[in-house]
RNA sequence: UUGCCGGAUCGGACGGUCGCUUUAGGCCAUGAACGUUGGUGUAAGCCAAGCCGCAUGGCUGGGAAGAGGAAAGUCCGAACUCCAAAGAGCGGUGUGCCGGAUAACGUCCGGGCGGUCAUCUUUAAGGGUGAUCGACGGCCAGUGCCACAGAGAACAUACCGCCUCCGUCGCAAGACGGCGGUAAGGGUGAAAAGGUGCGGCAAGAGCGCACCGCGCGGUCAGUAAUGAUCGUGGCAGGGUAAACCCCACACGGAGCAAGACCAAAUAGGGAGGAAGUUCGCGGUUCGCCGCGAUGCGUGCCUGCUCGGUGCGCCAAACCUUCGGGUAGGUCGCUGGAGCUGGACAGUAAUGUCCAGCCAAGAGGAAUGAUCGUCGCGCGGAGCAAUCCGCGUACAGAAUUCGGCUUACAGGUCCGGCAACUGC
Repeated sequence: UUGCCGGAUCGGACGGUCGCUUUAGGCCAUGAACGUUGGUGUAAGCCAAGCCGCAUGGCUGGGAAGAGGAAAGUCCGAACUCCAAAGAGCGGUGUGCCGGAUAACGUCCGGGCGGUCAUCUUUAAGGGUGAUCGACGGCCAGUGCCACAGAGAACAUACCGCCUCCGUCGCAAGACGGCGGUAAGGGUGAAAAGGUGCGGCAAGAGCGCACCGCGCGGUCAGUAAUGAUCGUGGCAGGGUAAACCCCACACGGAGCAAGACCAAAUAGGGAGGAAGUUCGCGGUUCGCCGCGAUGCGUGCCUGCUCGGUGCGCCAAACCUUCGGGUAGGUCGCUGGAGCUGGACAGUAAUGUCCAGCCAAGAGGAAUGAUCGUCGCGCGGAGCAAUCCGCGUACAGAAUUCGGCUUACAGGUCCGGCAACUGC
């Protein structure tokens, strides 16, 4: 310098004019509630007062602020709200190497192992370094599946081939056939009874040996996953669990259209449904009424069961259905697991402490329009200064926050690897 990969950040700036929303502040009006002042009263309380606080309403308000790094997807987790005073089991869902961070997570950090790519090294298998990816517990608990091709796809093989012997033909080389041996070589396939090399054999084969790998046992290092090393054994019926399943751990449900309050209106309307008792206490105008228990029915605990809890009971709660009214307003709604800077601890994620800051809250939905100068990118002209033209990404808050995923013209910075060049 070029290329590749990873990460962080900006993603238009400044000024003028006009416009929209919120708000500090200011002004005006009012006094329903609260405080306060005065009167009364033993007290509780009652009456009055707008000077004051405060509250309600209105006007003003460039003093201040106003759409992201993804606001998108709605994929995870939570805060918050309700079920609801809040349990167990089954079912179901999710995660899945080890250790940590976090409010939590399927997220993040560090480490381990494995795959792929590049590069160095080895006779070769293999090994080292770097980058990147990983849905990374278990196939000897069990049950399935592996199409087609192929001889054979798991208690699984002999198609081609190689070899000894025998027979026929042939001058010979060799060809054909048969009994037998073989699983090294070739073929089929995603995958075929560990791999490389040497020896051995009629030809072969872990048949033997060395190395790598694998099983078993020991020692060392490490919190651990795991790694290293020593010994021993020629040692082997594969793959697949984002297949059913097994193991470990975790999980209540629904969701701001959650939910709370105010006002108004209607028809506390009509029809249908089904089980059902008994006892005690008190009152009584002796008709019955009230309370409690039991029994029956029913709503909720958002899949079922148990359990719990609310309601109703000789016609109600509840369920189904017909019909009618209202669908208006206020809150929830932005001070937070918050942001910025610094110090300390930690490899890091992150945590602790100190200091400072308050940065949208609309309500059918505001956050804009326009002018000028400049920035950045591309193209053209020019020796150059410079000039001209075109363009300037993805995209708009709606309860909030931590992540993940996806989209993105262009700019800046950091780190790693490789190649080339120069010193």
Bacterial RNase P class A from a Candidatus Korobacteraceae bacterium, 423 nucleotides, folded computationally. It matches the Rfam family "Bacterial RNase P class A". It is annotated as a ribozyme. Of the family's consensus pairs, 98% are formed in the model. The organism belongs to Candidatus Korobacteraceae, within Bacteria. The coordinates come from a structure-prediction model, not an experiment, and the mean pLDDT is 78.